[in-house]
C1' cells in the first nucleotide's frame, strides 16, 4: 500500500425491505422481620453523512472506528 469481514439500548443478542426482539443489568411496585431469590410493570439502542425505494437496521457510495489476511 492492497484485500475481505465487522459496527443494533450499559453489556451480551435477534429481526425475508414492512410496528426493532430478547437476556442480564437499571428504575418502580408487590412478596420478605431484613437481604437476596421469585412475582408485576417502565424507561433505554441501529456509528455518521448521502442516495436507491411508497417504505432501509437491511440494498448502494462515501466518511468514522475495530478487527482478519497478504505485502
Nucleotide at each position: 500500500c492492497g484485500g475481505g469481514u465487522c459496527c443494533u439500548c450499559g453489556u451480551a443478542u435477534a429481526a425475508u425491505g414492512g410496528c426493532a426482539u430478547u437476556a442480564c443489568a437499571c428504575c418502580a411496585c408487590c412478596c420478605u422481620c431484613u437481604u437476596a431469590a421469585g412475582g408485576u410493570g417502565g424507561g433505554a439502542a441501529u456509528u455518521g453523512u448521502g442516495g436507491u425505494u411508497c417504505g432501509a437496521g437491511u440494498c448502494c457510495a462515501c466518511a468514522g472506528g475495530a478487527g482478519c489476511c497478504g505485502a

This is a predicted structure of a 71-nucleotide RNA (transfer RNA) from a Pseudomonadota bacterium. Rfam family: tRNA. Rfam describes the family as follows. Transfer RNA (tRNA) molecules are approximately 80 nucleotides in length. Taxonomically the source falls in Pseudomonadota (Bacteria, Pseudomonadati).